[in-house]
RNA sequence: UCAUCGAGAGCAGCUGAGGGAUUUGGCCCUAUGAAGCUGCGGCAACCCCCGGAUGGGAAGGUGCUAAUUCCAACAGGCCUUGCGGCUUGGCAGAUGA
Repeated sequence: UCAUCGAGAGCAGCUGAGGGAUUUGGCCCUAUGAAGCUGCGGCAACCCCCGGAUGGGAAGGUGCUAAUUCCAACAGGCCUUGCGGCUUGGCAGAUGA
């Protein structure tokens, strides 16, 4: 810089209190064990491999493996008496090339 972010995929051991990026608010997970580390699995986003292609694969690289990137925040639009709901864009972030 560009592309994608509504799908997908967890057990065990060590350890022991936090975690969901950051701030605020909400909500959620967590001693029936958070985060981290290790082992072994799994997924298939990008690279990659097969194929003319829709597509398929998982040997290799990166990544991922609660909840939409958990939701909102800024600006606009639509509906609503209102509370609020829906939606577009932006900001921030993540991943890959």